[in-house]
RNA sequence: AUGAUGGCAUAGGGAGAGACUGCCUCACAGGAGGGCAGCGCCGAAGGAGUAAGCCCGGGAGGGUGAAUCUCUCAGGCAAAAGGACCUUUGCCGGACG
Numbered sequence: 001a002u003g004a005u006g007g008c009a010u011a012g013g014g015a016g017a018g019a020c021u022g023c024c025u026c027a028c029a030g031g032a033g034g035g036c037a038g039c040g041c042c043g044a045a046g047g048a049g050u051a052a053g054c055c056c057g058g059g060a061g062g063g064u065g066a067a068u069c070u071c072u073c074a075g076g077c078a079a080a081a082g083g084a085c086c087u088u089u090g091c092c093g094g095a096c097g
Base pairs, nucleotide, nucleotide: 006092007091008090009089011087012086013085018039020038021037022036023035024034025033026031040077041076042075046073047071048070049069053064054063055062056061
């Protein structure tokens, strides 16, 4: 300072897939709250993996390495909640110049 990347708050948007089955429990009237087990599924909290590139090495190879990609550990599969990410506003901060 007509203040970058970024951070915090605020407001709006925001997908997928089981209101599955059995038992127990709680309500006490038949709801679907909680726990355990079973089978099926989702990919957008978090986590892990990997390319190019870069670095090391004579080489073989090793290290580093992104995502809404891959995995599905965790999480989730009516609504609510959560939710990567996008946008609004405010504040912090101070890169280039």